[in-house]
RNA sequence: CCCUGCGUAGCUUAAUGGCGGAGCACAUGGCUGUAGCCCGUGAGGUUCCCGGUUCGAAUCCGGGCGCAGGGA
Numbered sequence: 001c002c003c004u005g006c007g008u009a010g011c012u013u014a015a016u017g018g019c020g021g022a023g024c025a026c027a028u029g030g031c032u033g034u035a036g037c038c039c040g041u042g043a044g045g046u047u048c049c050c051g052g053u054u055c056g057a058a059u060c061c062g063g064g065c066g067c068a069g070g071g072a
Base pairs, nucleotide, nucleotide: 001071002070003069004068005067006066007065010024011023012022013021018055026042027041028040029039030038048064049063050062051061052060
């Protein structure tokens, strides 16, 4: 320098172009002599950044950045 894949909550991840969900973790209530386990509830997301397409973009297109792999 070139090619490919990936980037979504603190972590791991889902989501056919049409309401961004789940598990763990965290907070809280129940349970318990206390804690844990278990059962419930809640908070937590400008979906890496900029632009484009579209009535509508996490999703499609272009560029950038970061990570991983491959090639020269």
Record summary: RNAcentral holds the sequence, with entries from ENA. Predicted 3D model of a 72-nucleotide RNA (transfer RNA) from a Nanobdellota archaeon. NCBI's taxonomy places the organism under Archaea, Nanobdellati, Nanobdellota. Its Rfam family is "tRNA". Rfam describes the family as follows. Transfer RNA (tRNA) molecules are approximately 80 nucleotides in length. Rfam classes the family as a transfer RNA.